[in-house]
Parts: sequence; C1' cells; structure tokens
RNA sequence: ACCAAAUAGACGCCGAAUCCUGUGGAACAGGAGCGGGGGAUCCAUUAUUUGGGGCUAAUCCGUGCAUUUGCAUGGAGGGGUCAUCUUCCGACCCCAGCCCGUCAGCUAACCUCGCAGGCGUAGGGAAGAGGCACU
Repeated sequence: ACCAAAUAGACGCCGAAUCCUGUGGAACAGGAGCGGGGGAUCCAUUAUUUGGGGCUAAUCCGUGCAUUUGCAUGGAGGGGUCAUCUUCCGACCCCAGCCCGUCAGCUAACCUCGCAGGCGUAGGGAAGAGGCACU
C1' cells in the first nucleotide's frame, strides 16, 4: 500500500414490515400508518384429480446433458440498485421460497391477519422539477 474479517456508531438498500401510548424495564395491550386475505347485488365464469387457490418481481416457452426431483443455456415477460424526485440512456444484479387443504371470481357493508427477515451502491450520464448554502 492492497485485501479480508470482527466490534461500535452513522448512513443507506430489498421488503407492507414503521411510529406513538400504557409499564422502572420487559412481556403484553391499544392507537395511527402501511400491507394481505375472506366476503353481496350487478357483472363474469362453464369450470370442478389433469384438483383448485393465496403471498411474492419471482412467470411462460424452448434447447442440451443427466434420469434423481437436477444442472447448464437461450427467448419473451417481470423486478431491483447505481444516495433529492421523475423519466430516458448506460452498467451491474434477481426471477428464490413459503402457505391453505378439496375450498375461495369480482365484490359495498362487514369479518380477519401481518408489521418479519436479510443485506452494503460508491463519485455513471442526460433532461426537467425541487431543496440547501453562499453572494
């Protein structure tokens, strides 16, 4: 000097997953906010073992090798980051997983559930908008 790891704090990212109150503190309870599910008329659907359905960006269609449920690789489609916001260009990534249990279209009233978990982009560019500081 470079790289890696650990600890503490700040900041930031994915995500609905944050904040406040009660208590010395925690558990627990409640509220606000954000998010999901069920659930009429009307409308829609002719589907119901080839089961069906929900959360999520996480789907669909191929090819090759394996035969073991997998691995690799294309196309279409979908999602994220690059430190104010939106859009475009560019670059780099992701398309996991989990749940219900024979059952659920939409859906006002109404009912009900969650607020986790996991991480670290580094001076990318352009247009517009906005904010801050200085004069």

This is a predicted structure of a 135-nucleotide RNA (c-di-AMP riboswitch aptamer (ydaO/yuaA leader)) from Armatimonadetes bacterium UBA5829. It was read from a public genome assembly, where an Rfam model found it. Its mean pLDDT, the model's own confidence on a scale to 100, is 81. The organism belongs to Armatimonadota, within Bacteria.